Predicted 3D model of a 102-nucleotide RNA (SAM riboswitch aptamer (S box leader)) from Aquibacillus koreensis. It was read from a public genome assembly, where an Rfam model found it. The organism belongs to Aquibacillus, within Bacteria. Rfam family: SAM riboswitch aptamer (S box leader). Rfam's curators write: The SAM riboswitch is found upstream of a number of genes which code for proteins involved in methionine or cysteine biosynthesis in Gram-positive bacteria.

[in-house]
């Protein structure tokens, strides 16, 4: 690198660096960004996958391994369905993220 399998409508930002684009990829839209963004880092927080612990039948707890802290994976792309003209609502594919397997 690949495969399983579970989850994705909920939740949580200050600092300090740094200096131009970034919200995975493609197209298309729509946001975010010299009031400093993406990215590092240090703090802090969230959540509860995996490990502990406790309790005992599927719950509770946060000292560890992960992971996340704009917008539903930021929406849409296939297929189907309601609604009746603009919208929803299921589903494919793409993705993360987590445990496992190799």
């Nucleotide at each position: 690198a690949u495969c399983u399998u579970a989850u994705c409508a909920a939740g949580a930002g200050a600092g300090a660096u740094a200096g131009a684009g970034g919200g995975a990829a493609u197209u298309g839209g729509c946001c975010c960004g010299a009031u400093g963004a993406c990215g590092u880092c240090u703090c802090a927080g969230c959540a509860a996958c995996c490990a502990g612990c406790c309790a005992g039948u599927u719950g509770g707890c946060c000292c560890g391994g992960u992971g996340c802290u704009a917008a539903u994976u930021c929406c849409a792309a296939u297929a189907g369905g309601u609604u009746a003209u603009u919208a929803c609502c299921u589903u494919g594919u793409a993705g993360a993220u987590a445990a496992g397997a190799g």